[in-house]
This is a predicted complex of two RNAs, RNase P RNA and transfer RNA, with 445 nucleotides together.
């Protein structure tokens, strides 16, 4: 000192002024005081849960979601640790059930696209035809042919091509046979597991795809604060059609069947009219912050403290000065612009995306020095 | 705010794993003295957009973008 991972923490600061909003108090009202007022993502609504309603939250089937293994948690598709695979010189970063239950698919090309094939080619031992030469007339030797066979090593295609490579064997060949590497199966030993070590058997039994349909395992009733309670106010408490009144319409907020339950001047649809106020849900909570104790960690207990936005779907802002940083222009004295992304609406707990810069801790590799 | 669906040529739009149909519009030429019409070519290296599953992706899966719809009481 140069280059890289990997997690965190802040993201304009101080002061005056002059507004916006809630809440409180004061006042008859104007208004006047004191306090409170964005975020790490509030986003995107992707999951998960609180919470309210839907009779209790039922059964079967369907559909949807998740997917290494173990904890972690109210839950979880989130985190955490271990494992395997692939990547990286390393820190480390990405992936994960099942293709020996079934079906489906695999365009073109290629001989074959999956319990295969034989176009090119190899070979033609064994049979078969011709030819030779010998013959003791049964036959034998040796070449030919490519009939029948034989073979899967080479070449072609393809993203993939029926275990790899090497040596032996062979008429040529070929897990045939062997070594080594894979594999499939069985035992033993650690581990709670996933898995990892060793150790015996088998000549290979097994293309890929499940972000195809499937199976297996385990989860998930449905809506969503425009849920739900209470008050108030207002009418043309209207009209029309269809179903239905115990043989049961229709609901009960998913797609069906079952079982239950509600159910009559009723229900559902259209038209058309009338309000679109107020309170509450709603701000104390699976709450933050410090310290201490387990825990490899997520995370857990335990004392202490703290109380911090709740709107009409509309507030959280603007100048000024000072100083910070960055980006321009410089006559190096300075000047001039500019503050990332972004913006609460039932609430937590994740995830994903966005983002000007700033600063810290660890940790890897390569070079110098000592 | 909570729910839904949908982006394919300048417009409408097919296609839903095997390499982008068709229709108008638009362009060039033919026919015509010259315009329409009619007729013949031509027109999408990519389907919002960036990953990933595959041999292969407009389709399948994710994660941003952009649009559009729908919603309360009372009777």
């Nucleotide at each position: 000192u140069g280059g890289g991972g990997u997690g965190g923490a802040c993201g304009c600061a101080u002061g005056a002024u002059c507004g916006c909003u809630c809440c409180g108090g004061c006042g008859a009202a104007a208004g006047c005081c004191g306090g409170g007022g964005a975020g790490g993502a509030a986003a995107g609504u992707c999951c998960g849960a609180a919470c309210a309603c839907c009779a209790c939250a039922g059964g079967g089937c369907g559909c949807g979601g998740u997917g290494g293994u173990u904890c972690g948690u109210a839950a979880c598709g989130c985190g955490a640790a271990c494992u395997c695979c692939g990547g990286g010189c390393a820190a480390c970063c990405g992936g994960g059930g099942g293709a020996a239950a079934g079906u489906g698919c695999c365009a073109c090309a290629g001989a074959a696209a999956a319990g295969a094939c034989a176009c090119c080619g190899c070979c033609g031992a064994u049979g078969g035809u011709c030819c030779g030469u010998c013959u003791c007339c049964g036959g034998a030797c040796g070449g030919a042919u490519a009939c029948a066979g034989g073979u899967a090593a080479g070449g072609u295609u393809g993203a993939a091509a029926a275990g790899g490579c090497g040596a032996g064997g062979u008429a040529a060949g070929a897990g045939c046979u062997c070594a080594c590497c894979g594999c499939u199966c069985c035992c033993c030993u650690g581990g709670u597991g996933a898995c990892a070590g060793g150790g015996g058997a088998g000549g290979c039994a097994g293309g890929g795809u499940a972000a195809a349909c499937c199976c297996c395992a385990c989860c998930g009733g449905g809506u969503g604060c425009a849920a739900g309670a209470c008050c108030a106010a207002a009418u043309a408490g209207g009209g029309a059609a269809a179903c239905g009144u115990u043989u049961g319409a229709g609901g009960g907020c998913u797609g069906c069947c079952c079982g239950u339950c509600c159910g009559a001047g009723g229900u559902u649809u259209c038209c058309g009219g009338g309000u679109a106020g107020g309170u509450u849900g709603c701000a104390c909570g699976a709450g933050g912050u410090g310290c201490c104790g387990g825990g490899c960690g997520a995370c857990c207990g335990g004392c202490a403290u703290c109380c911090a936005a709740g709107a009409g779907a509309a507030a959280u802002g603007a100048u000024c000065a000072u100083g910070u940083u960055c980006u321009g222009c410089u006559g190096c004295g300075g000047c001039a612009g500019a503050a990332a992304c972004a913006g609460a609406a039932u609430u937590c707990g994740g995830c994903u995306u966005a983002c000007a810069g700033u600063c810290c801790a660890c940790c890897c590799c390569a070079u110098u020095u000592u | 705010u909570g729910g839904g669906g949908c982006g394919u040529c300048g417009u409408c739009a097919a296609g839903c794993g095997g390499u982008a149909a068709g229709a108008c519009a638009c362009a060039a030429g033919a026919c015509u003295u010259u315009g329409a019409c009619u007729c013949u070519u031509g027109c999408a290296u990519u389907c919002g957009u960036a990953g990933g599953u595959u041999c292969g992706a407009a389709u399948c899966c994710u994660g941003c973008c952009g649009c559009c719809c729908c919603a309360g009481c009372c009777a």
Rfam match: Bacterial RNase P class A. The family's RNA type in Rfam is ribozyme. The prediction has a mean pLDDT of 78.